RNA sequence: GGCGGCAUAGCCAAGUGGCAAGGCAGAGGUCUGCAAAACCUCGAUCUCCAGUUCGAAUCUGGAUGCCGCCU
Numbered sequence: 001g002g003c004g005g006c007a008u009a010g011c012c013a014a015g016u017g018g019c020a021a022g023g024c025a026g027a028g029g030u031c032u033g034c035a036a037a038a039c040c041u042c043g044a045u046c047u048c049c050a051g052u053u054c055g056a057a058u059c060u061g062g063a064u065g066c067c068g069c070c071u
Base pairs, nucleotide, nucleotide: 001070002069003068004067005066006065007064010024011023012022018054026042027041028040029039030038047063048062049061050060051059
């Protein structure tokens, strides 16, 4: 220098056009003499900018970061 992949909560991770699942951790609550356990509740500008669309995490272009391959 060329090509490809990935980016979703503190961590892991599903979702491939129609208001973003789940687990762990965390906070609040119920229970308990106190705890633990169990149960209930809470939390997302989907890396950023623009475009397409009635509607974008999802499609398109660009940027940034990380990883890999070729030279």
The RNA shown here (transfer RNA) has 71 nucleotides and comes from Desulfovibrio sp.